[in-house]
RNA sequence: UCUCGACAAAGGCAAACCUCCCGUGAGGGAGGGACGCAAAGCCACGGGACUUCUGUGACGAAGUCAGCCGAGCCACCGAA
Repeated sequence: UCUCGACAAAGGCAAACCUCCCGUGAGGGAGGGACGCAAAGCCACGGGACUUCUGUGACGAAGUCAGCCGAGCCACCGAA
């Protein structure tokens, strides 16, 4: 350094839910709150799920989700 991930150490993030705000909506932001997380850091590239518009439908178009999976980038510690 790479891989890996401890009954280690220092820390970090924050689900559901509640309140307020934004959005047609999926959902997002802030505060509270912790289910959990070794990338639950970043990223919409590929899948997937969800929303909106048109439409009989198919198709199409525009969005959302990174705590659904894969890929990519950066990263604390150092037992086996």